[in-house]
RNA sequence: UCCCCGGUAGCUCAAUGGCAGAGCGGGUGGCUGUUAACCACUAGGUUGAUGGUUCGAGUCCGUCCCGGGGAG
Numbered sequence: 001u002c003c004c005c006g007g008u009a010g011c012u013c014a015a016u017g018g019c020a021g022a023g024c025g026g027g028u029g030g031c032u033g034u035u036a037a038c039c040a041c042u043a044g045g046u047u048g049a050u051g052g053u054u055c056g057a058g059u060c061c062g063u064c065c066c067g068g069g070g071a072g
Stems, first nucleotide, its partner, number of pairs: 001071007010024004018055001026042005048064005
């Protein structure tokens, strides 16, 4: 320098172009003599950045940034 994959909640990851979710973790309550476990409820997101396409973009296109892998 070139090619490929990835970037979404604190962590691990989902999400046909049509209301952004799950598990774990956090908070509150229940249960228990207590803790753990279990049950219920709940908070938490500029979807890496910036433009474009579209009635509508996490998703498609351009450029850039970051991480991983490969070629030279």
RNAcentral holds the sequence, with entries from ENA and MGnify. A computed fold for a 72-nucleotide RNA from a Syntrophobacteraceae bacterium, annotated as transfer RNA. Its Rfam family is "tRNA". From the family's description: Transfer RNA (tRNA) molecules are approximately 80 nucleotides in length. Rfam links the family to the GO term triplet codon-amino acid adaptor activity. RNAcentral records the identical sequence in 3 taxa. Lineage of the source: Bacteria > Pseudomonadati > Syntrophobacteria > Syntrophobacterales > Syntrophobacteraceae.